c-di-GMP-I-GGC riboswitch aptamer from uncultured Desulfococcus sp., 91 nucleotides, folded computationally. It was read from a public genome assembly, where an Rfam model found it. The model forms 95% of the base pairs in the Rfam consensus. The source organism's lineage runs through Bacteria, Pseudomonadati, Desulfobacteria, Desulfococcaceae and Desulfococcus.

[in-house]
């Protein structure tokens, strides 16, 4: 390097719940445990989800409203891939 046990120290935390951030997705802290040998970090490819703003179509005297397309926002607990890393029947 590999691998991963009803071992053993330890670890992380899904729904849901309060509280705040945020247009939304979602994210933070706390409580809870559904799962996790990287569910540790990194959006570097796919995928997936949102769509405020800018744009494009209808209204409208404006502010605005309705739709439509789109990451510049996101999932790292969706795969792949980079980095780092704990313990030892294994090697």
């Nucleotide at each position: 390097c590999a691998c991963g046990a009803c071992a053993a120290a330890g670890g992380c935390a899904a729904a849901c719940c309060g509280c705040c951030c945020g247009a939304a997705a979602g994210g933070g802290c706390g409580g809870g445990g559904c799962g996790c040998a990287a569910a540790g970090c990194c959006u570097c490819u796919g995928g997936c989800c949102u769509a405020a703003c800018c744009c494009c179509c209808g209204g409208g005297a404006a502010c605005c409203c309705g739709g439509g397309a789109u990451a510049u926002g996101g999932c790292a607990g969706c795969a792949g891939g980079g980095c780092u890393g704990c313990c030892g029947g294994u090697u």